Predicted 3D model of a 72-nucleotide RNA (transfer RNA) from Patiria miniata. The RNAcentral record of the sequence draws on ENA and Rfam. Its Rfam family is "tRNA". Gene Ontology term of the family: triplet codon-amino acid adaptor activity. It is annotated as a transfer RNA. The prediction has a mean pLDDT of 81.
RNA sequence: GUGAACUUAGUUUAAAAGAUAAAACAAUUGAUUUGCAAUCAAUAGCUCCAAGUUUAACUCUCGGAGUCCACA
Repeated sequence: GUGAACUUAGUUUAAAAGAUAAAACAAUUGAUUUGCAAUCAAUAGCUCCAAGUUUAACUCUCGGAGUCCACA
């Protein structure tokens, strides 16, 4: 330099073919305990950035950023 894949909560991942953004672990609070752990209940927290199409975009189109792979 060329091509392909990927980017969603603190972490790991869902969301078929555009129609409520979700789960597990982690965090916080409460219950339980003499106390800790475990357990139970509740709470908070997210689509890499920008534009376009659409009644409606994590999803489709274009541009950019980043990670990784292959070729040269």